[in-house]
This is a predicted structure of a 74-nucleotide RNA (transfer RNA) from a Fidelibacterota bacterium. It matches the Rfam family "tRNA". Rfam links the family to the GO term triplet codon-amino acid adaptor activity. Rfam describes the family as follows. Transfer RNA (tRNA) molecules are approximately 80 nucleotides in length. Model confidence (mean pLDDT): 81 of 100. NCBI's taxonomy places the organism under Bacteria, Pseudomonadati, Fidelibacterota.
RNA sequence: GGGCGGUUAGCUCAGUUGGUUAGAGCAUCUGCUUUACACGCAGGGGGUCCAGGGUUCAAAUCCUUGACCGCCCA
Numbered sequence: 001g002g003g004c005g006g007u008u009a010g011c012u013c014a015g016u017u018g019g020u021u022a023g024a025g026c027a028u029c030u031g032c033u034u035u036a037c038a039c040g041c042a043g044g045g046g047g048u049c050c051a052g053g054g055u056u057c058a059a060a061u062c063c064u065u066g067a068c069c070g071c072c073c074a
Base pairs, nucleotide, nucleotide: 001073002072003071004070005069006068007067010026011025012024013023019057028044029043030042031041032040050066051065052064053063054062
């Protein structure tokens, strides 16, 4: 330098044919339970969907440019 894949909650990851409200598990917080802790049960909080631009009535999703990470080739 070229090709491919990835970037979504604190962590690991889903997200269908673009459809209006973004999810799961774990973690965390509160309550219940316990002498206490753990486990368990119930509930809650937590998001610049990597960034800019474009298309569209509508974008995490499509197009484009850039950034970062990984793999392969040179």